[in-house]
RNA sequence: UCCGGCGGGAGAGACGGACCCGCUAGGGCGGGUCGGCGCCGAAGGAGCAACGACCCCGGAAACUCUCAGGCAAAAGGACCGCCGGGGA
Numbered sequence: 001u002c003c004g005g006c007g008g009g010a011g012a013g014a015c016g017g018a019c020c021c022g023c024u025a026g027g028g029c030g031g032g033u034c035g036g037c038g039c040c041g042a043a044g045g046a047g048c049a050a051c052g053a054c055c056c057c058g059g060a061a062a063c064u065c066u067c068a069g070g071c072a073a074a075a076g077g078a079c080c081g082c083c084g085g086g087g088a
Base pairs, nucleotide, nucleotide: 001086002085003084004083005082006081007080008079013037015036017034018033019032020031021030022029023028038071039070040069044067045065046064047063051058052057
């Protein structure tokens, strides 16, 4: 440094609309797709200070942006710890 296993792991509307599907005697309930408004930063992505160069440019992050992603639970999740394996 890469891969695998185990454990931990935050934030933000279970918002509202249209359409479709399923269930239901009905009232309704559940799910999906696509817009709307609001919001979040910890997949990924982008931006830059010192500095190098001195024209362009290069240039880190948990900072900034919010393209992507996300906003019940579950899943995912940067990152952290332990174990095993590979590479240098």